């Protein structure tokens, strides 16, 4: 330097044809227990990497960028 795939919750990840942004873990308060753990119920937690475009409306499409993989030179 080319070309490909990736960025969503603390973390690992979904997210269908553009239409209210979700799940396991973990965090936190309840219940069970003499306490613990485990289990059952509830919550809080997001500028969906940056900018700008298209749309009535974008995580989801287009463009430029940044950062991470792989690959080629």
């Nucleotide at each position: 330097g080319c070309g490909c795939g990736c960025g969503u919750a603390g973390c690992u990840c979904a997210g269908u044809u553009g239409g209210u942004a979700g799940a396991g873990c973990g965090u936190c308060c309840g219940g069970u227990u003499u306490a613990c753990a485990c289990c059952c119920g509830g919550a809080a937690g997001g500028u969906c990497c940056c900018u700008g475009g298209u749309u009535c409306g974008a995580g989801u499409c287009c463009a430029g960028g940044c950062g991470c993989g792989c690959g080629c030179a």
This is a predicted structure of a 73-nucleotide RNA (transfer RNA) from a Patescibacteria group bacterium.
It matches the Rfam family "tRNA". Rfam classes the family as a transfer RNA.
NCBI's taxonomy places the organism under Bacteria, Bacteria candidate phyla.
The prediction has a mean pLDDT of 81.
The sequence was found in a public genome assembly.